[in-house]
Context: one part of a larger RNA
Molecule: large-subunit ribosomal RNA, domain II
Organism: wallaby gut metagenome
RNA sequence: ACCUACGAGUUGCCGUCGCCGGCGAGGUUAAGGGCCAGUAUGCCCGCAGCCGAAGCGAAAGCGAGUCCGAAUAGGGCGCAUAUAGUCAGCGGAGGUGGACGCGAAACCAAGUGAUCUACCCUUGGGCAGGAUGAAGGACGGGUGAAUCCGUCUGGAGGUCCGAACCGAUAAGCGUUGAAAAGCUUACGGAUGAGCUGAGGGUAGGAGUGAAAGGCCAAUCAAACUUGGAGAUAGCUCGUACUCCCCGAAAUGCAUUUAGGUGCAGCCUCGUGCGAAGUCAGCCGGAGGUAGAGCGACCGAUAGGAUGCGAGGGCUUCACCGCCUAUCAAGUCCUGCCGAACUCCGAAUGCCGAGCUGAUGUUUCACGGGAGUGAGGGCAUGGGUGCUAAGGUCCAUGUCCGAGAGAGGAACAACUCAGACCACCGUCUAAGGCCCCCAAAUACGGGCUAAGUUGAAGACAAUAACGAAGUGCGGCCGCAGUGACAGCCAGGAUGUUGGCUUGGAAGCAGCCAUUCAUUUAAAGAGUGCGUAACAGCUCACCGGUCGAGCGGCCGCGCAUGGAUAAUAAUCGGGCAUAAGUUCGUUGCCGAAGACGUGGAAUUGCGAUAUUUGAUCGUAAUUGGUAGGGGAGCAUUCCAGACUGCGUUGAAGAUGAUAAUCGAUUAUCAUUGGAGCGUGUGGAAAAGCAAAUGUAGGU
Numbered sequence: 001a002c003c004u005a006c007g008a009g010u011u012g013c014c015g016u017c018g019c020c021g022g023c024g025a026g027g028u029u030a031a032g033g034g035c036c037a038g039u040a041u042g043c044c045c046g047c048a049g050c051c052g053a054a055g056c057g058a059a060a061g062c063g064a065g066u067c068c069g070a071a072u073a074g075g076g077c078g079c080a081u082a083u084a085g086u087c088a089g090c091g092g093a094g095g096u097g098g099a100c101g102c103g104a105a106a107c108c109a110a111g112u113g114a115u116c117u118a119c120c121c122u123u124g125g126g127c128a129g130g131a132u133g134a135a136g137g138a139c140g141g142g143u144g145a146a147u148c149c150g151u152c153u154g155g156a157g158g159u160c161c162g163a164a165c166c167g168a169u170a171a172g173c174g175u176u177g178a179a180a181a182g183c184u185u186a187c188g189g190a191u192g193a194g195c196u197g198a199g200g201g202u203a204g205g206a207g208u209g210a211a212a213g214g215c216c217a218a219u220c221a222a223a224c225u226u227g228g229a230g231a232u233a234g235c236u237c238g239u240a241c242u243c244c245c246c247g248a249a250a251u252g253c254a255u256u257u258a259g260g261u262g263c264a265g266c267c268u269c270g271u272g273c274g275a276a277g278u279c280a281g282c283c284g285g286a287g288g289u290a291g292a293g294c295g296a297c298c299g300a301u302a303g304g305a306u307g308c309g310a311g312g313g314c315u316u317c318a319c320c321g322c323c324u325a326u327c328a329a330g331u332c333c334u335g336c337c338g339a340a341c342u343c344c345g346a347a348u349g350c351c352g353a354g355c356u357g358a359u360g361u362u363u364c365a366c367g368g369g370a371g372u373g374a375g376g377g378c379a380u381g382g383g384u385g386c387u388a389a390g391g392u393c394c395a396u397g398u399c400c401g402a403g404a405g406a407g408g409a410a411c412a413a414c415u416c417a418g419a420c421c422a423c424c425g426u427c428u429a430a431g432g433c434c435c436c437c438a439a440a441u442a443c444g445g446g447c448u449a450a451g452u453u454g455a456a457g458a459c460a461a462u463a464a465c466g467a468a469g470u471g472c473g474g475c476c477g478c479a480g481u482g483a484c485a486g487c488c489a490g491g492a493u494g495u496u497g498g499c500u501u502g503g504a505a506g507c508a509g510c511c512a513u514u515c516a517u518u519u520a521a522a523g524a525g526u527g528c529g530u531a532a533c534a535g536c537u538c539a540c541c542g543g544u545c546g547a548g549c550g551g552c553c554g555c556g557c558a559u560g561g562a563u564a565a566u567a568a569u570c571g572g573g574c575a576u577a578a579g580u581u582c583g584u585u586g587c588c589g590a591a592g593a594c595g596u597g598g599a600a601u602u603g604c605g606a607u608a609u610u611u612g613a614u615c616g617u618a619a620u621u622g623g624u625a626g627g628g629g630a631g632c633a634u635u636c637c638a639g640a641c642u643g644c645g646u647u648g649a650a651g652a653u654g655a656u657a658a659u660c661g662a663u664u665a666u667c668a669u670u671g672g673a674g675c676g677u678g679u680g681g682a683a684a685a686g687c688a689a690a691u692g693u694a695g696g697u
Base pairs, nucleotide, nucleotide: 001697002696003695004694005693006692011097012096013095014094016092017091018090019089021087022086023085026051027050028049032045033044034043035042055062056061065077066076067075068074100238101237103235107228108227109226110225111224112223118202119201120200121199122198123197124196125195127192129161130160131159132157136153137152138151139150140149141148165189166188167187169186170185171184172183173182204220207215208214241631242630243629244628245627246626251264252263253262254261255260265372266371267369268368269367270366271365272364277359278358279357280356281355282354283352284351285350291344292342293341298338299337302334303333304332305331306330309327310326311324312323313322314321375400376399377398378397379396380395381394382393383392384391405416406415407414420598421597422596423595425594426593427592431588432587433586434573435572436571440585442584443583444582445581446580447579453575454574465560466559469557470556471555472554473553474552475551476550477549478548486544487543488542490540492517493516494515497511498510499509523538527536528535599621600620601619602618603617604616605615606614607613632686634683635682636681637680638679640677641676643675644674651670652669653668654667655666656665657664658663
């Protein structure tokens, strides 16, 4: 991992609601007892008790009333108008119990452990060899005697080196190991606070600890075993057959509350009242948003004019007064901003016990059952943020959630469109029609030359800016009295204008009536150049040539700007259209619509007549949590068929048929002794999942 078996809403009691039944102003027995052999879901006693038929009051108590009260007041709760309960059975959910199943870490109690290990007690054992050479002693020297010196002797030490023994510092190996701690090579101690045998002691909030929260039997921040015990788990996981109808929520308020729960909202089922509901049009309302405005407030605010007042300066003995590159109230002109400004002010939306029309039980009330209370994307209006986020917080809508199908290369929520079933039928939507790939290598007119591009948008970025790219449009100017470009020639004189300067001559700089003359034309000079001149050139003019030229503005498509890791992408191939734009006609294309056949549900109608049978007709039939309805299968029981079976039961394997389906029937083979049908009843009543349990492979 697979297969097989097992594996999770059960059951007692209590109240509650529904269905069904008995009796009914009543209903009912409990414990207990009796009867029948007909022996168990039986019948009969047993009215103790309980519920109901009357309430009100704290109560005494009174009573269709009663309580408060002084009250014959008023009010509360009742009566009446309208009497229905009660006892069983079954079902739903609730409470209480382990209460759908499995799952803690823990807590407590009683015991068991010191054969491991920690420490202690008693009694034993063992430590090769070598080194060092303390005290003391002897002899000699020395002294008045000693201290003292030398040589021997001696054999001390948590002394030294190093086996056994004890340990465990480093590295390697080992890491489903040879081993649940080892092996190898080095390493530390090795007469000591040393090692070790045997016997004994200390026990769980206790021991022991040269102290690491260490050790206390491979278990230790509280051992192990059994019990309380099915502890508790607002948490995780799992929770088993079919079909049919409806179908959510991820919100508000509250919460030691935030991944839980209560109430409400939204779903479902039942009962009831019955035009309340919804939509559209008209009519009537409230309002202060968008916008706009601010000589209408509150604030903000740019430029100018004026300048109350202030500052500075002048003047004066002082007052008066004068001036201003300063500030500045108010006013005026032009302009302008505001979620918490408004003289104004929509569209939508909202309300109407108004009117008209459409729809038809949608609305509402009561009762049973829920789930939900993590939401998410997109569009629009906003807050926050960076007018960032697949961000976050609201609002309105929508879709996903719980929605399949088609398109988008792929892709929950983008586009189209809501799947009852079948069909090798038809028409379309979005989107497409060269090939992959169904359908136009369709038609007509433009544009693009960049493979730009190959629809837009998130994923997957672009622009400022630059350019005789190119097409279209508009405006202005020049041009056969010859434009534009090229070429040929001229481009002069007063004058080196004046000033400045070392110099300044068209060309460092300053000045200006930048003047005048000769001219076809020629600046007191457009650049280059020189130290200054010179020189080259331009403006301007003539000739030559012979037809368009120049400038500005707007639009379309292209171009540079351009930048990420495979040749690495338009989905691909590829394409000069199969790109792009305008127009036209066809076709393809979905579970959409239609056609044909079939099924179910609900409403209505009809027929029979029954409680759902048939027919007709219309609508409906996506679906998670969840509510409701109808069934299939398994095991056992009752009584019936007084059924089937060695002429072959159950079970197994295969095939065929039926049913929407769970499933059922038949046949064949196997098997070898039990089993079924219909009606009811009762459940240990259905497995794919729980890191499920056991076995097998």